[in-house]
Small-subunit ribosomal RNA, 3' major domain from an uncultured Planctomycetota bacterium, 484 nucleotides, folded computationally.
The coordinates come from a structure-prediction model, not an experiment, and the mean pLDDT is 86.

Context: one part of a larger RNA
RNA sequence: UGACGGGGGCUCACACAAGCGGUGGAGCAUGUUGCUCAAUUCGAAGCAACGCGAAGAACCUUACCCGGGUUUGACAUGCUGGUGGUAGCUUGGGGAAACCCGUAGCGACCCUCUCCCGAGGGAACCAGCACAGGUGUUGCAUGGCUGUCGUCAGCUCGUGUCGUGAGAUGUUGGGUUAAGUCCCGUAACGAGCGAAACCCUUGCCCUUAGUUGCCAUCGGGUAAUGCCGGGAACUCUAAGGGGACUGCCGGUGUUAAACCGGAGGAAGGUGGGGAUGACGUCAAGUCAUCAUGGCCCUUAUGCCCGGGGCGGCAAACGUGCUACAAUGGCCGGUACAAAGCGUUGCGAACCCGCAAGGGGGAGCCAACCGCAAAAAACCGGUCCCAGUUCGGAUCGGAGGCUGCAAUUCGCCUCCGUGAAGUCGGAAUCGCUAGUAAUCGCGGAUCAGCCACGCCGCGGUGAAUAUGUUCCUGAGCCUUGUACA
Numbered sequence: 001u002g003a004c005g006g007g008g009g010c011u012c013a014c015a016c017a018a019g020c021g022g023u024g025g026a027g028c029a030u031g032u033u034g035c036u037c038a039a040u041u042c043g044a045a046g047c048a049a050c051g052c053g054a055a056g057a058a059c060c061u062u063a064c065c066c067g068g069g070u071u072u073g074a075c076a077u078g079c080u081g082g083u084g085g086u087a088g089c090u091u092g093g094g095g096a097a098a099c100c101c102g103u104a105g106c107g108a109c110c111c112u113c114u115c116c117c118g119a120g121g122g123a124a125c126c127a128g129c130a131c132a133g134g135u136g137u138u139g140c141a142u143g144g145c146u147g148u149c150g151u152c153a154g155c156u157c158g159u160g161u162c163g164u165g166a167g168a169u170g171u172u173g174g175g176u177u178a179a180g181u182c183c184c185g186u187a188a189c190g191a192g193c194g195a196a197a198c199c200c201u202u203g204c205c206c207u208u209a210g211u212u213g214c215c216a217u218c219g220g221g222u223a224a225u226g227c228c229g230g231g232a233a234c235u236c237u238a239a240g241g242g243g244a245c246u247g248c249c250g251g252u253g254u255u256a257a258a259c260c261g262g263a264g265g266a267a268g269g270u271g272g273g274g275a276u277g278a279c280g281u282c283a284a285g286u287c288a289u290c291a292u293g294g295c296c297c298u299u300a301u302g303c304c305c306g307g308g309g310c311g312g313c314a315a316a317c318g319u320g321c322u323a324c325a326a327u328g329g330c331c332g333g334u335a336c337a338a339a340g341c342g343u344u345g346c347g348a349a350c351c352c353g354c355a356a357g358g359g360g361g362a363g364c365c366a367a368c369c370g371c372a373a374a375a376a377a378c379c380g381g382u383c384c385c386a387g388u389u390c391g392g393a394u395c396g397g398a399g400g401c402u403g404c405a406a407u408u409c410g411c412c413u414c415c416g417u418g419a420a421g422u423c424g425g426a427a428u429c430g431c432u433a434g435u436a437a438u439c440g441c442g443g444a445u446c447a448g449c450c451a452c453g454c455c456g457c458g459g460u461g462a463a464u465a466u467g468u469u470c471c472u473g474a475g476c477c478u479u480g481u482a483c484a
Base pairs, nucleotide, nucleotide: 001484002483003481004480005479007478008477009476010475011474012473013472015468016467019431020430021429022428023427026322027321028320029319030318031317032316033315034313035312042053043052064308065307066306067305068304069303070302073131077130078129079128080127081126082125083124088106089105090104091102092101093100094099109122110121111120112119113118133297134296136295137294138293142291143290144286145285146284147282149280154193155192156191157190158189159188160169161168162167173184174183175182199274200273201272202271204242205241206240207239208238209237210236214231215230218229219228220227245268248262249261250260251259252258311450324424328383329382330381331380332379333378340371341370342369345364346363350359351358352357390421395416396415397414398413399412400411401410437460438459439458440457441456442455443454
C1' cells in the first nucleotide's frame, strides 16, 4: 500500500421488511448429470454452466458410429510432362449411393499471328511433384470477441509539497447528490478515463407536406361502406422546430451547493424507456464462428457416399408450459390494438370438406392488396361443486400437409380413450407502475417442424414500502492483523 475480520462509523441496492404472483408436489416440453450404447459428436460447470453455443438435428446440417469407396484429393497456387474432337451434353454395365469399368454420338470457348489451311499460348482434362486438407491437441502460448463484479462510482496522471524509502498528499474533512454530483474548507494546483450531457425512442404543441392515410363542412350515390366529386379542418404519417432550465415564488440551509413545499405546465427536479460498461478482477469463457504460434495425422486424425446416432431411459437436478377449476368450463352473439412480414412470397372472394386442408386464382414489390381472427373483455344461455361438461397425459383408429423420403424421428385435424392432478415439505425466485399479474398478436431461423424457447408488440391492469435491527451484495472513512 492492499486484502481480510462472527471490528467500528456513514451510505446504497427488490438486499431484507411490507405486498402480489410463482418454483419446489402432478403431467408434459426442453437443457443437464448419470446410466446405456457400435455411436448416443463436441463445448459450457457456484453466483456468471444447465429452453446455454443451437435464431430450426428426418436426409443434409454432422463434427459421432457401422459399412462402402477415394488418395494432388471436395478446395488454392505453382512446376514438369502429356492429351488435344479437350470441357460440356447424351449414353451402356455393376452398385444402396459414392464410386468403379466402359462406349458411341453431338461438340465448344478466350488471346496472338495468318487470305485460307494452319501455328503458338490459355482455359479444360490426364499423369507426376511441390503442396492442399484436419470441428486433431494446447483458451495455462495467443489475437479478436464475450461474461462477471457493475451503469457500481470509482480508477489515475502532470507539476508541487511531505517522507531515508515503499509511498502519502491531491481523492481526506463539513454539507449535498443517482453520481469523485456540486459547494465550502484545505499543501496543494490542475488534468484525464469514468458519472452527466451529446444519440435513439416515448409523452405536449407549432410549422411544412396531403397519398396509398384522413372526412368536419358542401354535393352526389347506396341495403350498407370515404363509395364518388371534393375538402386540407381533424386523426395520422415524417421532416423541421418549440418545450423543462431548480427558470419563478415561499421556507430551510453557511450569504453556498442543495433540500422541502407551491405556482404555471402535456410533462418537474435525471419526465419514462433504450443505446452507452472506466482502471481492472476471475491464468473466467471461446483453438468448434473466425484468425493464429507450437505439437500431432498425411492411402489418413484428410475427402465422398448409404444407413444409423445426436431423439436411447431405472433415476437425479435446472428452466418452462398446461392444470388442479365457478373471478371457472362449454355454446351462441357482439366489440376494441400495436408492431411486423410477404414475388422461388402473402394469397382475398367463391366452391368442396365436420375439420386439418383442397380447388380457385382477384389483388399486392404493398400507409394501396394479403397474412388478419386479435384474445382476455362485454351480452345471453348452460353446467351446480362432482376427479365433474374440471384437467388433458396416454393409447387405438381414420385422415391432411411439407418433403426424394416422416419406421427409427415431423407438424396438424377428426372420432374414440380419458391418466396424474383437489394448490404443493424443507427450501427458493421475480417484481416498486402502465410495473407485477393476466390476455392475445407478430418476427427471426425455416421445405416442414418437435417453439411451451427466444426477440418484439400491444390489450386489461393491481397490491405494498412503517422502516434499515437482521440476511445478501456493494461504496467511502477508520481500526486490528503473526496474511500478500